[in-house]
Predicted 3D model of a 263-nucleotide RNA (Bacterial large signal recognition particle RNA) from Pontiella sp. The model forms 92% of the base pairs in the Rfam consensus. The organism belongs to Pontiella, within Bacteria. The sequence was found by an Rfam model in a public genome assembly. Its mean pLDDT, the model's own confidence on a scale to 100, is 76.

RNA sequence: CUGUGCUAGAUGGGCGGUCAGCGGUCGCCUGUAACCUGCAACCCGCUAUAGCAGGAUUGAAUUCCCCUACGAGGCAGGAAGGCGGCAGUAAGUUUUGGUGAAACGUGUUGAAGCGAUGGUUUUCAGAUGACGAAUGCGGGCGAACCCCGUCAGGGUCGGAAGGCAGCAGCGGUAAACUUUGUUUGUUCGGGUGUUUGAAUGUCCGGAGUGGAGCGGGAAACCAUUUUUUGCUGUUCGACUGAAUAUCGGAUAGGGGUGCACGG
Numbered sequence: 001c002u003g004u005g006c007u008a009g010a011u012g013g014g015c016g017g018u019c020a021g022c023g024g025u026c027g028c029c030u031g032u033a034a035c036c037u038g039c040a041a042c043c044c045g046c047u048a049u050a051g052c053a054g055g056a057u058u059g060a061a062u063u064c065c066c067c068u069a070c071g072a073g074g075c076a077g078g079a080a081g082g083c084g085g086c087a088g089u090a091a092g093u094u095u096u097g098g099u100g101a102a103a104c105g106u107g108u109u110g111a112a113g114c115g116a117u118g119g120u121u122u123u124c125a126g127a128u129g130a131c132g133a134a135u136g137c138g139g140g141c142g143a144a145c146c147c148c149g150u151c152a153g154g155g156u157c158g159g160a161a162g163g164c165a166g167c168a169g170c171g172g173u174a175a176a177c178u179u180u181g182u183u184u185g186u187u188c189g190g191g192u193g194u195u196u197g198a199a200u201g202u203c204c205g206g207a208g209u210g211g212a213g214c215g216g217g218a219a220a221c222c223a224u225u226u227u228u229u230g231c232u233g234u235u236c237g238a239c240u241g242a243a244u245a246u247c248g249g250a251u252a253g254g255g256g257u258g259c260a261c262g263g
Stems, first nucleotide, its partner, number of pairs: 001263006009058003012030005020047005035055005064256006073247002076244001080240002083237002085234008096223004104215003113209002117205003122199008131189005136182003139178002147172004155164003
């Protein structure tokens, strides 16, 4: 240097979660030419040599072990951002009312105000009527048998005389029902008519008193109401998320690792 047969090792790794801790089952990332069966989240196995049990393949190197670089992804972190909510503040829009200049109108042929009065609006209470409903009363109808009366025929007891039960039919009645009457009862109802009284006060009218104002209404201001925008704050809400720290798959580079026999 080479051949054969073995052995350690390998047949995935990482993050999260869970756990006293490790590994697995679970979620996610990454990778492959690269195992199979059984166990298991109120869980399974184990204890720093930290899954257990059984089987298979590969095997000293492209595959095993160690170091370095790079950094998919995870965990932590929470600068900053816009959005929403809330609070404050500023400016504007809308509605209504008040104060209010002038023009104009009105007023001694009598303004405002005042007290009374007629009509009227609204509310409450009473009376009466119409309407509707329920109920009562009247009428009608109304029972195969298990209601009543009369009960042909037929049945039945009896020697007979004479009894007994009783269907149909006829007559009647109960409950129920009724598109029936109520001019006559009772009770209730309401966007109901008329009328009476009280209160309120809208509007109108005519008189009395009173003796000079009253109406009107620009700008502006005040109050009220409505809606929009900007700014500030926020120990509020969910979201996005930088720096930083940490773990770290794959990849790349470097290094390391047996035993027996033969040529």